FMN riboswitch aptamer (RFN element) from uncultured Flexilinea sp., 110 nucleotides, folded computationally. NCBI's taxonomy places the organism under Bacteria, Bacillati, Chloroflexota, Anaerolineaceae, Flexilinea. The coordinates come from a structure-prediction model, not an experiment, and the mean pLDDT is 89. It matches the Rfam family "FMN riboswitch aptamer (RFN element)". Gene Ontology term of the family: FMN binding. The RNAcentral record of the sequence draws on MGnify.
RNA sequence: CUUCGGGGCAGGGUGAGGCAAAAGCCAAUUCCCGACCGGUGGUAAAGUCCACGAGCGAAAGCUGAUCCGGUGCAAUUCCGGAACCGACGGUACAGUCCGGAUGAAAGAAG
Numbered sequence: 001c002u003u004c005g006g007g008g009c010a011g012g013g014u015g016a017g018g019c020a021a022a023a024g025c026c027a028a029u030u031c032c033c034g035a036c037c038g039g040u041g042g043u044a045a046a047g048u049c050c051a052c053g054a055g056c057g058a059a060a061g062c063u064g065a066u067c068c069g070g071u072g073c074a075a076u077u078c079c080g081g082a083a084c085c086g087a088c089g090g091u092a093c094a095g096u097c098c099g100g101a102u103g104a105a106a107g108a109a110g
Stems, first nucleotide, its partner, number of pairs: 001110004011033003017026003035096002037086002039052004047084002055062002066082005088099003
């Protein structure tokens, strides 16, 4: 210097609200049940360990979540089981939709 470099509401329910003269119709990936997803480096293979990036901030700095059992020299990483977590703005309350972003970055390859 060049290239690469983030995934995800199946199915069902409710109805804020809207439309209609009425019968009635529409209406949430946001609510409820349920479903699904997991950046980079390290280390026995990791969303939940250590570190970094992303995000917020003028800066200093801040920043989520795991246990039990088994195997093994070694695993909060594998196997079995049961849990948990997820920025900001928009919108009917969003990890999954739209937007900043055809962006940026840890880093990987050449």